Record summary:
A computed fold for a 382-nucleotide RNA from an Acidimicrobiales bacterium, annotated as Bacterial RNase P class A. Its Rfam family is "Bacterial RNase P class A". The family's RNA type in Rfam is ribozyme. Model confidence (mean pLDDT): 76 of 100. Taxonomically the source falls in Acidimicrobiales (Bacteria, Bacillati, Actinomycetota, Acidimicrobiia). It is recorded under the gene name rnpB.

[in-house]
RNA sequence: UGAGCCGGCCAGGUGGUCGCGGUCGGGCGUGUGCCCGGUAAUUCGGGCGCGUGACCUGGUCGAGGAAGGUCGGGACUCCAAAGGGCUGGGUGCUGGCUAACGGCCAGUCGGGGUGACCCGCAGGAAAGUGCCACAGAAAACAAACCGCCACUGGCAGUGCCCGAAAGGGCGGUGCCAAAGGUAAGGGUGAAACGGUGCGGUAAGAGCGCACCAGCGUCCAGGGCAACCUGGACGGCUCGGUAAACCCCACCCGGAGCAAGGUCAAACGUGGGACGGCUGGCCCGGCCGAUGUCCCCAGGUAGACCGCUUAGAUGGAUGACCACCCAUCCGGCGUCGGCGACGGCCCGGUGGACAGAAUCCCGCCUACAGGCCGGCUCACUCG
Numbered sequence: 001u002g003a004g005c006c007g008g009c010c011a012g013g014u015g016g017u018c019g020c021g022g023u024c025g026g027g028c029g030u031g032u033g034c035c036c037g038g039u040a041a042u043u044c045g046g047g048c049g050c051g052u053g054a055c056c057u058g059g060u061c062g063a064g065g066a067a068g069g070u071c072g073g074g075a076c077u078c079c080a081a082a083g084g085g086c087u088g089g090g091u092g093c094u095g096g097c098u099a100a101c102g103g104c105c106a107g108u109c110g111g112g113g114u115g116a117c118c119c120g121c122a123g124g125a126a127a128g129u130g131c132c133a134c135a136g137a138a139a140a141c142a143a144a145c146c147g148c149c150a151c152u153g154g155c156a157g158u159g160c161c162c163g164a165a166a167g168g169g170c171g172g173u174g175c176c177a178a179a180g181g182u183a184a185g186g187g188u189g190a191a192a193c194g195g196u197g198c199g200g201u202a203a204g205a206g207c208g209c210a211c212c213a214g215c216g217u218c219c220a221g222g223g224c225a226a227c228c229u230g231g232a233c234g235g236c237u238c239g240g241u242a243a244a245c246c247c248c249a250c251c252c253g254g255a256g257c258a259a260g261g262u263c264a265a266a267c268g269u270g271g272g273a274c275g276g277c278u279g280g281c282c283c284g285g286c287c288g289a290u291g292u293c294c295c296c297a298g299g300u301a302g303a304c305c306g307c308u309u310a311g312a313u314g315g316a317u318g319a320c321c322a323c324c325c326a327u328c329c330g331g332c333g334u335c336g337g338c339g340a341c342g343g344c345c346c347g348g349u350g351g352a353c354a355g356a357a358u359c360c361c362g363c364c365u366a367c368a369g370g371c372c373g374g375c376u377c378a379c380u381c382g
Stems, first nucleotide, its partner, number of pairs: 001378010012324007020062008028053010064353001068364002071362005076256004088252005093107005108122001109120004123247002128245002130241003145186002147182003152177005158171005194212006213237002215234008260305004269297004273292002275287004325351001328348004333344004
C1' cells in the first nucleotide's frame, strides 16, 4: 500500500417561526364545602379548600437500534388444578449463566478457509420395525447376469498303448447341457459387505498371516464433563436413513391487557315489603289490567383503573426557513506530485431502515453513510 476477519459505536447539528400530546403553575369563567361580612330572610360580596374548562398564558418532558416480525421465554390477570400414569407436544454434544428460554458465554467433536476466523436441528442405526427412486444379478440374517473353476453326461478332433483287422483301453483339447462352487475380475448405482502384499485353493474368499484403516472390550494418563493421548486384546469388518416409526434423558395446564377489575344511568327483568281474594287464624295458593314507587340484585350504555419520568385510545412525538456537517456530482480555479491522484476554493446535491400502545429478557428480519479498536494474509522499503 492492497485484500480481508472480529468487536464496539453514531444514525445529522444549531437557531428561528408555527403546530401536537402529557404534566406543573398563573389568569379568567364555573360548580361545590366551610368561614367572615351584609340582610327581616333569601339573593349577594369576600377569603380559604376541593374540582372543572372546545378559554388565555408561561415552564418542563416527549420514539428506536431495531419501536418492526409477533418467533421463543417471563412478569401480570382470569379460568382449571390432591398426587401419579396413559396419550400428546417440545428440547437434544459438554459445563456454566439466567426469573425463564429453542437465548447467551466457554469448551468438545465434525466441516470450510493459506490465515485472522467462520459454519453446524451435533443423543441412539451394535434394541426392534420400516424405507432406500432409476439402474443393477443382488440394496442387507446377502446375492450368481457376464466371467472363472472342478465333477457328471453328450458330441468332435487328437496323442499313447493293446490287437493281423474290426475294435478296445488310458490321457488330453474344444464345444454343448445339467446341477454345483466362487464376491478375486466386468458391468449398475449416491451407496455393493475394509485396503495392499504373501500364502492358500479346482477356482476363490479374513480362509490364514504381515502391515495399514475402522469398530468393540479392557487398562493407564489428562480433563468437572463432552472428549483427548497412549497401550493390550478380539478377524469383530457390522451400508445409509431417526426434519420415518421408535428408544433414551429432560421439560410442558389453558387463555391472553379486547387479560381482568371498580363505579354504574335510562328502559326493561327478577326478588322483598305493603295491598286484594280464599280463610276463624297461621302456613299455603291465586291476583296485582301495568297499585304504592319503599328497599335490594345482576347485566348493558358510559366512566375510571390496569397504563408507565413518551403514555395516546380517531391514537401526540410534526412542518417550514436559514446556516453548518457527512455523502456524491461538476469546475481549461488554485497548490503539491513525473504521473495516477490528493489538498484547498466555488457551484450544485442532500441523511437510510423505519415509528411506541401493559411491561421486560432474547431471537430473527430491514438499514444511506460514517467513526473507533484489535487481528490476518500478500507485496514493497528500511